Context: one part of a larger RNA
RNA sequence: ACCAACAACUUUAUUUUAAUAGCGAGCUUAAUUAAAAUUAUGUAGGCGAAAAGAAAUUGAAUUUAAAAAUGUUUAUUAGUUAUUUAAAUAAUACCCGAAACUGAAGUGAUCUAGUCAUGAACAGGUUGAAUUUAACGCGGUAACGCUUAUUGAAGGACCGAACCCGUGUAUGUGGCAAAAUACUGGGAUGAUUUGUGAUUUGGAGUGAAAGGCUAAUCAAACUCAGAUAUAGCUGGUUUUCUGCGAAAUCUAUUUAAGUAGAGCGUUUAAAAUAAACUUUAUUUUGGGGUAGAGCUCUCGUUAAAUAAUGGAAAUGAAAAUUUUAUAAAGUUUAAUGAAACUUCGAAUACAAAUUAAAAGAUUUUAAGCAGCCAGACUGUGGGUGCUAAGAUCCAUAGUCAAGAGGGAAACAGCCCAGAUUAUUUGAUAAGGCCUCUAAAAAUAAUUAAGUGCAAAAAUUGUAAAAAAAUUAAAACAAUCUGAAGAUAGGCUUGGAAGCAGCCAUUCUUUAAAGAAAGCGUAAUAGCUAACUGGUUUAGAUUUUUUGCAUUAGUAAUGUAAAGAGACUAAAAUUAUUUGCCGAAGCAAUAAAUUUAAAUCUAAAUUUAAAUGGUAGCAGAACAUUUUGUAUAUUUUAGAAGACUUAUAUUUUUAUAGGUUGGAGAAAUCAAAACUGAUAAUGUUGGU
Numbered sequence: 001a002c003c004a005a006c007a008a009c010u011u012u013a014u015u016u017u018a019a020u021a022g023c024g025a026g027c028u029u030a031a032u033u034a035a036a037a038u039u040a041u042g043u044a045g046g047c048g049a050a051a052a053g054a055a056a057u058u059g060a061a062u063u064u065a066a067a068a069a070u071g072u073u074u075a076u077u078a079g080u081u082a083u084u085u086a087a088a089u090a091a092u093a094c095c096c097g098a099a100a101c102u103g104a105a106g107u108g109a110u111c112u113a114g115u116c117a118u119g120a121a122c123a124g125g126u127u128g129a130a131u132u133u134a135a136c137g138c139g140g141u142a143a144c145g146c147u148u149a150u151u152g153a154a155g156g157a158c159c160g161a162a163c164c165c166g167u168g169u170a171u172g173u174g175g176c177a178a179a180a181u182a183c184u185g186g187g188a189u190g191a192u193u194u195g196u197g198a199u200u201u202g203g204a205g206u207g208a209a210a211g212g213c214u215a216a217u218c219a220a221a222c223u224c225a226g227a228u229a230u231a232g233c234u235g236g237u238u239u240u241c242u243g244c245g246a247a248a249u250c251u252a253u254u255u256a257a258g259u260a261g262a263g264c265g266u267u268u269a270a271a272a273u274a275a276a277c278u279u280u281a282u283u284u285u286g287g288g289g290u291a292g293a294g295c296u297c298u299c300g301u302u303a304a305a306u307a308a309u310g311g312a313a314a315u316g317a318a319a320a321u322u323u324u325a326u327a328a329a330g331u332u333u334a335a336u337g338a339a340a341c342u343u344c345g346a347a348u349a350c351a352a353a354u355u356a357a358a359a360g361a362u363u364u365u366a367a368g369c370a371g372c373c374a375g376a377c378u379g380u381g382g383g384u385g386c387u388a389a390g391a392u393c394c395a396u397a398g399u400c401a402a403g404a405g406g407g408a409a410a411c412a413g414c415c416c417a418g419a420u421u422a423u424u425u426g427a428u429a430a431g432g433c434c435u436c437u438a439a440a441a442a443u444a445a446u447u448a449a450g451u452g453c454a455a456a457a458a459u460u461g462u463a464a465a466a467a468a469a470u471u472a473a474a475a476c477a478a479u480c481u482g483a484a485g486a487u488a489g490g491c492u493u494g495g496a497a498g499c500a501g502c503c504a505u506u507c508u509u510u511a512a513a514g515a516a517a518g519c520g521u522a523a524u525a526g527c528u529a530a531c532u533g534g535u536u537u538a539g540a541u542u543u544u545u546u547g548c549a550u551u552a553g554u555a556a557u558g559u560a561a562a563g564a565g566a567c568u569a570a571a572a573u574u575a576u577u578u579g580c581c582g583a584a585g586c587a588a589u590a591a592a593u594u595u596a597a598a599u600c601u602a603a604a605u606u607u608a609a610a611u612g613g614u615a616g617c618a619g620a621a622c623a624u625u626u627u628g629u630a631u632a633u634u635u636u637a638g639a640a641g642a643c644u645u646a647u648a649u650u651u652u653u654a655u656a657g658g659u660u661g662g663a664g665a666a667a668u669c670a671a672a673a674c675u676g677a678u679a680a681u682g683u684u685g686g687u
Base pairs, nucleotide, nucleotide: 001687002686003685004684005683006682011091012090013089014088015087016086018084019083020082021081022080023079026047027046028045033040034039051058052057061072062071094236095235097233101226102225103224105223106222107221113200114199115198116197117196118195119194120193121192122190124159125158126157127155133149134148135147137146138145139144163187164186165185168183169182170181171180202218204214205213206212239621240620241619242618243617244616249262250261251260252259253258263372264371265369266368267367268366269365270364271363272362273361277360278359279358280356281355283353284352285351286350292344293342294341298338299337300336301335302334303333304332305331306330309327310326311324312323313322314321315320375400376399377398378397379396380395381394382393383392384391405416406415407414420591421590422589423588425587426586431581432580433579434565435564436563440578441577442576443575444574445573446572452567457551458550459549461548462547463546464545465544466543467542468541470539478535479534480533482531484508485507486506489503490502491501517528518527519526592611593610594609595608596607597606598605599604622676624673625672626671627670628669633665634664641660642659643658644657645656646655647654648653
């Protein structure tokens, strides 16, 4: 991993609800006894028929009180017992799952830590401490010291086997091994190593101390018990069909992964409605202070005028007067911003009513049972944030959640549309119609970028519209000629001659030419342009707007910003026209179920509508095992079971045939459950 078997809402008591049955203003026994009959006995007790009060007590009333109001109860009569159903409560309480806690419960020191007793072990080699002796060698009065030679054999000394350890690397990692192997390495007469025996233990031991070790277990061992500890947390929870069908919000919470009340769901019963309710539309009436707008108020902003007052200065003996490149409240004028400003003020929405139409049954109350209280995205209005986020928090609508189908290449939340079943039927929606791929053509324009789904900004790309001035008295552009003189204007300056700078900027000759718009020189010179004429020849210049296009353009595995091929009078874009394709939607044909109505009991027909669905509520069935029915039926003329084939119905299933098998099986209607497994890192077994 696969297969098989096993594996989870149970049982008892009490309370309440519903259904059924008995009796009924009553209903009913419990223990017990007789006994074996779903029987009798037993009337203690319980519930109900009357309540109020703490109680005495009173009583359809009563309590508080001096009295009344208030509070509770009453009217209208239904209960009770049993069985079953559902839920709650108490218990293990649907199943599996902790880490832990407790017990003066117990077992462990054959592992390992320390200690005690008694034994054992350490090849070989190296070094050579103290010490001994000798020398009239040296010093010293001496003791003695030094030197030389001799002797000696110390050491937590050295090298290195056994032995002990485990430094580094590699292998190994379901291994040879739940810690090893190989090479390499440390200690190796010592705080050494080791055999045997003994001793100390669970909040305790032991520890040259690492929270280490205490039998592969240690920040508190193991075994047993309390014990099915507890778990608001995770996982799992077994057949089918039918009807309806949520929530992810508010309030509270030692509360935020939980729970309670409300809200939304479901079932039953009752009631209310047809001049009603819900939805939509018309009309009318309301209140408002949002959007917008505005500046009257409040708080700000900009500019100007005016200016109390303060500072500074001058004059003066002082009072005071005058002045100011100063600060400035306030006031005035003009303009302006505001979620916590408003002299104003919508649309929607909301509330109430009127009228009308179409569709639907809807709502309320009581009782039983719930689930939900982690929501997601999209559009719109806002807060927080950076007018960031597939961000976060509200409001409002939609979808998903719980919704399949078609479209968006693929794509919970976008667009279309809500799947009872069947059909090689028809017409459509969104979206499409060159091929992949079902379906298409036409007309008039634009685009040349393969643009064809990115912005501001820019463009002498191109198409179109409008305006202005100009032009056959010759324009715009191109090309050729001229572009002068007074004068090098005056000043300045080393120089300043059109062209460093300052001032002025006249006059003349002209077709035209500034006391010069640039380049240039030290200063001159030189080169252009303005301006003019000639040549040439028909449009040309400027401004504004619009369509498409271009640049801007830039990211991480690979084109990758049409899904691909590919597409250019289009298969792109704009405008228009007529077709077609296209869904589980609509229609058609056939069928099922449910509800309602009608027919009027045949339990059936007709008509109409409905039938997506998670949590969940309600209902109806199938199958399995056992019991009664069953001394009947069936079966050796072959049961159950296994394998297999066929048929039937809305195929959970049933019936029949065949093969095998070799002894029981079990209709119908009831009863009772150890009653249904693709899932729990499920358990056990097999492969």
Source information: A computed fold for a 687-nucleotide part of an RNA from Asterionella formosa, annotated as large-subunit ribosomal RNA, domain II. The RNAcentral record of the full RNA draws on SILVA. Its mean pLDDT, the model's own confidence on a scale to 100, is 81.